[in-house]
RNA sequence: UUGGAGGGCUAGGCGAUCGCCGCUGGGGUUUGCCCCAGGGGAGGAAAGUCCGGGCUCUAUAGGGCAGGGUGGUGGCUAACGGCCACCGGGAGUAAUCCUAGGGAAAGUGCCACAGAAAACAAACCGCCUCCCGUGGCUUCGGUCGCGGGCGGUAAGGGUGAAAAGGUGCGGUAAGAGCGCACCGCGGCAGUGGUGACACUGCUGGCAGGGUAAACCCCACCUGGAGCAAGACCAAAUAAGGGAGGAGAGGCGGCCCGUCUCGUUUGACUUCUGGGUAGGUCGCUCGAGGCCGUCGGCAACGGCGGCCCUAGAUGGAUGGUCGCCCCGGAGAGCGUCAUUGGCGCUCGAAGGACAGGACCCGGCUUACCGGCCCUCCAACAAC
RNA sequence: GGCGACAUGGCCAAGUGGUAAGGCAUCGGAUUGCAAAUCCGUCAUUCCCCGGUUCGAAUCCGGGUGUCGCCU
Numbered sequence: 001u002u003g004g005a006g007g008g009c010u011a012g013g014c015g016a017u018c019g020c021c022g023c024u025g026g027g028g029u030u031u032g033c034c035c036c037a038g039g040g041g042a043g044g045a046a047a048g049u050c051c052g053g054g055c056u057c058u059a060u061a062g063g064g065c066a067g068g069g070u071g072g073u074g075g076c077u078a079a080c081g082g083c084c085a086c087c088g089g090g091a092g093u094a095a096u097c098c099u100a101g102g103g104a105a106a107g108u109g110c111c112a113c114a115g116a117a118a119a120c121a122a123a124c125c126g127c128c129u130c131c132c133g134u135g136g137c138u139u140c141g142g143u144c145g146c147g148g149g150c151g152g153u154a155a156g157g158g159u160g161a162a163a164a165g166g167u168g169c170g171g172u173a174a175g176a177g178c179g180c181a182c183c184g185c186g187g188c189a190g191u192g193g194u195g196a197c198a199c200u201g202c203u204g205g206c207a208g209g210g211u212a213a214a215c216c217c218c219a220c221c222u223g224g225a226g227c228a229a230g231a232c233c234a235a236a237u238a239a240g241g242g243a244g245g246a247g248a249g250g251c252g253g254c255c256c257g258u259c260u261c262g263u264u265u266g267a268c269u270u271c272u273g274g275g276u277a278g279g280u281c282g283c284u285c286g287a288g289g290c291c292g293u294c295g296g297c298a299a300c301g302g303c304g305g306c307c308c309u310a311g312a313u314g315g316a317u318g319g320u321c322g323c324c325c326c327g328g329a330g331a332g333c334g335u336c337a338u339u340g341g342c343g344c345u346c347g348a349a350g351g352a353c354a355g356g357a358c359c360c361g362g363c364u365u366a367c368c369g370g371c372c373c374u375c376c377a378a379c380a381a382c
Numbered sequence: 383g384g385c386g387a388c389a390u391g392g393c394c395a396a397g398u399g400g401u402a403a404g405g406c407a408u409c410g411g412a413u414u415g416c417a418a419a420u421c422c423g424u425c426a427u428u429c430c431c432c433g434g435u436u437c438g439a440a441u442c443c444g445g446g447u448g449u450c451g452c453c454u
Stems, first nucleotide, its partner, number of pairs: 001378010012324007020041002023038006043353001047364002050362005055226004067222005072086005087101001088099004102217002107215002109211003124157002126153003130149008165183006184206001185204008230281004240272005247261005288307008325351002330346007383453007392406003400437001409423004430446005
């Protein structure tokens, strides 16, 4: 320099002006609200709601079943499917990355098409011994074919995603873990490690396909609902309860009159009750943030100091202008000159993703760019 | 705000691991003097999208997009 790997930070800036939503203080008021001043006002993901926890109600949710989830080991944590470290497997020259990574020797299911056979293995072609028939040659001992049959074989061919360890040598009629060496695999023992596991030695010719993000088995976790949870105040209305109670209501301007309900079945009035509309709380000080120090490889934890940082409820944090920053479509000039390259000047569009709604820890997804740190490979120079 | 379900051709849809039924519509043909009806044939290659498991995925698992429903 080029290419790559891992991680961190940031998320346009300043000013003017017009607004928006809470809070505090003061003033006014027709009690509806208004005015003035001060101070505050989104994120790394506030998102998806995919996990976990707090909190609330249900029963202080304890045991079992069903259902759901997780799945190498050790640790961290309030908890987790998260994080850290390590182990095994895979990819890469490497830095490093990926890994739903328990059990297929408990049982069941499935494996289309092709293929002889898809699982208590199996013989389609092929290879080989023997037997029968037959043809040629013959030195009559045999030998070379063809057809058929009983068998042997798992080397070779072919099918398939997958065919019962791999390579080599020996062996055999041909073959075969049939025998041997190495590799792989299983069992046992020893050593190291908390452990997953690793290494070493001995031993067994070899257990016996794949699939559990199929049912299932094993281990562990898990009751359900969710702030529209839930609590309180409380216009309205029904049932119910207490007290009074003989009248109450309609027609009508009023009286008379008349009608309805009621006087044991209680009309009507009143006090309750209940909890709709509406309001208040829950509500933001919390497993909180920053700095330092100590322990730990790390995640993280202990201690000390400092800080307070939205809390609205149809839901506020925005608009405009100016300067600067990023950005470069394009234009002009100079120069080498090839339609192009290099240098200088001016400069338009554009400025990511997105926005709280009880809170917190994670994961995932979206994202214009910019800056910084560490590491790897190749090349070059010193 | 919270909770849940679904997505297969132009439309309605079956399919729940083995290569996507059926109906309507479209298009072509037959029939007819011409039509309608009828008959025959044709039409999925990104099963909403992206990954993973598997020999193999519309189907199983994870993530995303869109639509619909329930709770004051």
Molecule: RNase P RNA; transfer RNA
Organism: Planctomycetota bacterium